Predicted 3D model of a 93-nucleotide RNA (Glycine riboswitch aptamer) from a marine eukaryotic metagenome. Rfam family: Glycine riboswitch aptamer. Rfam's curators write: This family represents the bacterial glycine riboswitch. The prediction has a mean pLDDT of 77.
RNA sequence: CCCUGUGGGAGAGACCGGUUUGGGCCGAAAGGUCAAAGGCCGGCGCCGAAGGAGCAACAGCCUCGGAAACUCUCAGGCAAAUGGACCGCAGGG
Repeated sequence: CCCUGUGGGAGAGACCGGUUUGGGCCGAAAGGUCAAAGGCCGGCGCCGAAGGAGCAACAGCCUCGGAAACUCUCAGGCAAAUGGACCGCAGGG
């Protein structure tokens, strides 16, 4: 340094609209109606700690190089769960 197991591990709308599957109620049926749990599409707002990108010293003087927990927010994320930079422990290479 890498792999496996394990303990810890932050921030930010359980937002709005449409649609679909499922559900409640009425009805003999056709159908009507109510709500919004999950999926999908769109909209606005927001977060930084997967990944990605940018740069100070320095180097160079033609271009190029150049770290992070800083900056950006492409990607990702905004109840819980999952995930999660990073830290501890155990085993292996």